Transfer RNA from Candidatus Pacebacteria bacterium RIFOXYA1_FULL_38_18, 73 nucleotides, folded computationally. It was read from a public genome assembly. NCBI's taxonomy places the organism under Bacteria, Bacillati, Minisyncoccota. Its mean pLDDT, the model's own confidence on a scale to 100, is 80.
RNA sequence: GCGCUUGUAGUUUAGUGGAUAAAACGUUGGUUUCCGGAACCAAAGACCGUGGGUUCGACUCCCACCGAGCGCA
Numbered sequence: 001g002c003g004c005u006u007g008u009a010g011u012u013u014a015g016u017g018g019a020u021a022a023a024a025c026g027u028u029g030g031u032u033u034c035c036g037g038a039a040c041c042a043a044a045g046a047c048c049g050u051g052g053g054u055u056c057g058a059c060u061c062c063c064a065c066c067g068a069g070c071g072c073a
Stems, first nucleotide, its partner, number of pairs: 001072007010025004018056001027043005049065005
C1' cells in the first nucleotide's frame, strides 16, 4: 500500500428495513440474615464509532473517514 472482518449499556452479546433498542454479568435500592454472601423483587444505565447518502421509515442498506483484528505484498 491492497483486501477481508468488525465497532450497540461498565463488560460480554442479541437485534439482518417499521412499536419506547433486548438479555446476561456487573452497579444501586429493597426483602431475607446477628453481619456478609447466596436467593428473590425493583430501578438506573447505550438515541447504536464519526459524518454523509438511499428510503415514507435505517442499529440494519450504500459511501468516506476513525478505531480494532486478520491476511497478502